[in-house]
RNA sequence: ACACUCUAGAUAUCAAAUAUCUAUAUAUCGUCGUAAUAAGGUCGACAGUUUCUACCCGGAACCAAUUAAUUCUGGACUAUAGGUAAUCGAUGUCAUAAG
Numbered sequence: 001a002c003a004c005u006c007u008a009g010a011u012a013u014c015a016a017a018u019a020u021c022u023a024u025a026u027a028u029c030g031u032c033g034u035a036a037u038a039a040g041g042u043c044g045a046c047a048g049u050u051u052c053u054a055c056c057c058g059g060a061a062c063c064a065a066u067u068a069a070u071u072c073u074g075g076a077c078u079a080u081a082g083g084u085a086a087u088c089g090a091u092g093u094c095a096u097a098a099g
């Protein structure tokens, strides 16, 4: 000096699951039927998504007798795609110590 074995570490790429953010879907919504009546405002079916799932919860208002109708507001979950973060694994490169 070279080759091999082993090895603390650094770095790059890839993959995985996790967390979080953004976008799309869907409007936590619509239609039909049905129930209650201020101690009430329900329940069921269907539809809605290149879409699985969900389609509810809380608060406020309103309806003064209407037998009929609700309104506003706060909060998600799920599917797909992308971003970010740290973790772990694999591979490559650099590199420490030892043989």
Base pairs, nucleotide, nucleotide: 004099005098009094010093011092012091013090014089016087018085019084020083021082022081023080024079025078026054030046031045032044033043040063041062048055056075057074058073059072060071061070
About this RNA
RNAcentral holds the sequence, with entries from Ribocentre. A computed fold for a 99-nucleotide RNA from Lactobacillus johnsonii, annotated as Purine riboswitch aptamer. The coordinates come from a structure-prediction model, not an experiment, and the mean pLDDT is 76. It matches the Rfam family "Purine riboswitch aptamer". From the family's description: Riboswitches are metabolite binding domains within certain messenger RNAs that serve as precision sensors for their corresponding targets. Gene Ontology term of the family: purine nucleobase biosynthetic process. On this family, see Reining et al., Nature 2013: "Three-state mechanism couples ligand and temperature sensing in riboswitches".